[in-house]
The RNA shown here (SAM riboswitch aptamer (S box leader)) has 108 nucleotides and comes from Ktedonosporobacter rubrisoli. Lineage of the source: Bacteria > Ktedonobacteria > Ktedonobacterales > Ktedonosporobacteraceae > Ktedonosporobacter. RNAcentral holds the sequence, with entries from Rfam.
This record gives sequence, C1' cells and structure tokens, in this order.
RNA sequence: CUCUCAUCAAGAGAGGUGGAGGGAAACGGCCCUACGAAGCCCGGCAACCCGUCUGUGCAAUGCAGGAAGGGUGCCAAUUCCGGCGGAGCAUCAUCCGCAAGAUGAGGG
Repeated sequence: CUCUCAUCAAGAGAGGUGGAGGGAAACGGCCCUACGAAGCCCGGCAACCCGUCUGUGCAAUGCAGGAAGGGUGCCAAUUCCGGCGGAGCAUCAUCCGCAAGAUGAGGG
C1' cells in the first nucleotide's frame, strides 16, 4: 500500500504541564477554544485481539457469560455535516442501501 471480515446513535476528568490552535488530509459548512486549543503526563471508557475465570460439554472445538493482566483503540457534536441510489416530499425533516473514512483481527 492492498484484500477480507467485524464494528461505528452508547461510554470516558471542573487533574498537572503547555501555550494557540483544534474538529485525521484538501475544499465548503457548522462548531470548539484565554471560563484556556494541540502535544505530553496522570486519570478514565470500552472490550476488538492475547491470556484468564465460570457455566454447558467425556474431551477438543464450540456456545453463553464474567473480570479487566497484556496488545491496540478511544475520551465535544452520529464517523459533527458534506458524495451516489432508493423510500418519502411542494421543499425540508426522517428512513434504507452503497461509497468514502476510522478502529480491530487476519491475509498478500
């Protein structure tokens, strides 16, 4: 970089440091931010993977559930909103599917 599969409406600090930016990239919108942005530290959330525990089972696999030790991830707003097709419609709202993207696991 690419392919496959799964998930994406929930959840997560009135701490320290830091100083102006940030919402992954570009553009547009709309927002957050000196009642302090990013980053870093601590803290937390979740439970995808590994390991682990319980039930089921003769056993392996499997299935159901738990805890959170290790590896990732995440901690404003739906993946903040944008594209395409369909339902609906005066227009919107709303709904479904796809695309794109993010994260994890596995493969090339």